Predicted 3D model of an 86-nucleotide RNA (SAM riboswitch aptamer (S box leader)) from Prolixibacter bellariivorans ATCC BAA-1284.
RNA sequence: AUAUUAUGAAGAAGAGUGGAGAGAUUAGGCUCUGUGAAGCUCUGGCAACCGGAAACAUCCAUGGUGCCAAAACCUAAUCAUAAUAA
Numbered sequence: 001a002u003a004u005u006a007u008g009a010a011g012a013a014g015a016g017u018g019g020a021g022a023g024a025u026u027a028g029g030c031u032c033u034g035u036g037a038a039g040c041u042c043u044g045g046c047a048a049c050c051g052g053a054a055a056c057a058u059c060c061a062u063g064g065u066g067c068c069a070a071a072a073c074c075u076a077a078u079c080a081u082a083a084u085a086a
Stems, first nucleotide, its partner, number of pairs: 002085007013043005021032003025077005044068003048065003051060003072078001
């Protein structure tokens, strides 16, 4: 990088650094941001999937990723996450 399947209206923070952008990008909107954006570091948390137990409702958080402004922010095109396969 490709294919298939499932899910995407729930949940979840603080500090330091940094210094103007950010919300996946293509467009149109809208929202957040010097009462500090993105990025990086540390700690914490959530439980989406695989994992473990089970009475299959629920529990565990330790293992692999993932996630922690707003319904994937909304709309159209699309995309993201997990598992499997070669």
Record summary: The source organism's lineage runs through Bacteria, Pseudomonadati, Marinilabiliales, Prolixibacter and Prolixibacter bellariivorans. It matches the Rfam family "SAM riboswitch aptamer (S box leader)". Rfam's curators write: The SAM riboswitch is found upstream of a number of genes which code for proteins involved in methionine or cysteine biosynthesis in Gram-positive bacteria. The sequence was found by an Rfam model in a public genome assembly.